[in-house]
Molecule: SAM riboswitch aptamer (S box leader)
Organism: soil metagenome
RNA sequence: CUUAUCCAGAGAGGCGGAGGGACCGGCCCGAUGAAGCCUCGGCAACCUACCAGGGUGGCUCCUGGUGUGGUGCCAACUCCGGCAGUAUGUUGGAUCUGGAAGAUGAG
Repeated sequence: CUUAUCCAGAGAGGCGGAGGGACCGGCCCGAUGAAGCCUCGGCAACCUACCAGGGUGGCUCCUGGUGUGGUGCCAACUCCGGCAGUAUGUUGGAUCUGGAAGAUGAG
RNA backbone atom coordinates (compact mmCIF):
# COMPACT_ATOMS: atom_id res chain seq x y z
C1' C A 1 0.00 0.00 0.00
C1' U A 2 -4.20 -3.66 -1.22
C1' U A 3 -8.08 -6.48 0.80
C1' A A 4 -11.53 -8.83 4.60
C1' U A 5 -13.63 -8.16 9.37
C1' C A 6 -14.86 -4.98 13.70
C1' C A 7 -23.43 -4.58 17.99
C1' A A 8 -20.84 -12.02 19.30
C1' G A 9 -17.21 -14.36 22.60
C1' A A 10 -13.49 -15.23 26.44
C1' G A 11 -9.50 -14.11 33.24
C1' A A 12 -7.21 -16.12 37.31
C1' G A 13 -2.48 -16.11 39.98
C1' G A 14 2.63 -13.95 40.85
C1' C A 15 5.98 -9.58 40.38
C1' G A 16 5.11 -4.41 40.05
C1' G A 17 3.33 0.35 42.15
C1' A A 18 0.09 4.99 39.17
C1' G A 19 -1.64 5.25 35.58
C1' G A 20 -5.01 3.31 31.52
C1' G A 21 -9.11 3.23 27.70
C1' A A 22 -4.62 4.97 19.85
C1' C A 23 -5.33 10.82 18.95
C1' C A 24 -8.81 15.29 20.46
C1' G A 25 -13.46 16.20 23.37
C1' G A 26 -16.62 13.49 26.62
C1' C A 27 -17.54 9.61 29.69
C1' C A 28 -15.48 5.71 32.24
C1' C A 29 -11.77 2.01 34.56
C1' G A 30 -7.93 2.18 38.53
C1' A A 31 -4.89 1.63 46.17
C1' U A 32 -11.13 -3.58 46.70
C1' G A 33 -4.21 -2.21 42.82
C1' A A 34 -3.44 1.10 36.45
C1' A A 35 0.57 0.25 32.74
C1' G A 36 4.30 -3.36 31.96
C1' C A 37 6.52 -8.48 32.59
C1' C A 38 5.81 -13.82 33.75
C1' U A 39 2.80 -18.42 34.47
C1' C A 40 -1.49 -20.99 33.64
C1' G A 41 -6.29 -20.82 31.49
C1' G A 42 -9.92 -19.36 27.94
C1' C A 43 -12.35 -17.07 23.36
C1' A A 44 -12.42 -16.96 18.24
C1' A A 45 -11.83 -19.34 13.46
C1' C A 46 -8.03 -14.83 9.73
C1' C A 47 -4.00 -18.12 7.87
C1' U A 48 -2.40 -23.37 8.33
C1' A A 49 -3.38 -28.71 9.10
C1' C A 50 -6.88 -32.60 9.08
C1' C A 51 -12.01 -34.63 8.25
C1' A A 52 -16.89 -34.70 5.65
C1' G A 53 -19.99 -33.06 1.64
C1' G A 54 -20.51 -30.47 -3.17
C1' G A 55 -18.20 -29.28 -7.86
C1' U A 56 -14.45 -30.50 -11.95
C1' G A 57 -11.90 -34.85 -17.05
C1' G A 58 -8.21 -33.55 -13.18
C1' C A 59 -6.72 -29.47 -10.35
C1' U A 60 -8.16 -24.60 -8.88
C1' C A 61 -12.69 -23.78 -6.12
C1' C A 62 -17.36 -23.76 -2.64
C1' U A 63 -19.80 -25.23 2.12
C1' G A 64 -19.57 -27.31 6.91
C1' G A 65 -16.79 -29.42 10.99
C1' U A 66 -12.42 -30.23 14.35
C1' G A 67 -9.18 -26.92 16.93
C1' U A 68 -2.81 -29.34 14.93
C1' G A 69 0.40 -25.25 14.24
C1' G A 70 1.06 -19.30 13.38
C1' U A 71 -1.08 -14.67 14.71
C1' G A 72 -4.83 -12.08 17.43
C1' C A 73 -7.98 -11.17 21.50
C1' C A 74 -10.12 -11.89 26.89
C1' A A 75 -14.45 -3.80 30.91
C1' A A 76 -17.91 -0.79 28.40
C1' C A 77 -20.53 -1.76 20.12
C1' U A 78 -13.68 0.10 17.73
C1' C A 79 -16.79 2.81 25.19
C1' C A 80 -19.45 7.29 22.62
C1' G A 81 -18.67 11.36 19.40
C1' G A 82 -15.17 13.95 15.72
C1' C A 83 -16.35 14.63 8.81
C1' A A 84 -20.63 14.49 5.39
C1' G A 85 -25.67 13.34 4.34
C1' U A 86 -31.26 11.60 5.11
C1' A A 87 -35.63 11.71 8.05
C1' U A 88 -37.81 13.33 12.74
C1' G A 89 -37.59 17.27 15.80
C1' U A 90 -36.62 21.95 18.30
C1' U A 91 -32.01 24.20 20.85
C1' G A 92 -30.18 19.65 25.14
C1' G A 93 -29.64 16.77 21.29
C1' A A 94 -31.61 11.83 19.30
C1' U A 95 -31.99 7.94 15.20
C1' C A 96 -30.07 6.01 10.63
C1' U A 97 -26.45 5.71 6.47
C1' G A 98 -21.77 6.49 4.56
C1' G A 99 -16.82 8.24 5.30
C1' A A 100 -12.27 9.38 8.01
C1' A A 101 -9.11 7.53 11.75
C1' G A 102 -7.82 3.10 14.37
C1' A A 103 -7.27 -2.36 15.45
C1' U A 104 -6.49 -7.41 13.68
C1' G A 105 -5.62 -11.07 9.81
C1' A A 106 -3.88 -12.26 4.90
C1' G A 107 -0.99 -10.58 0.77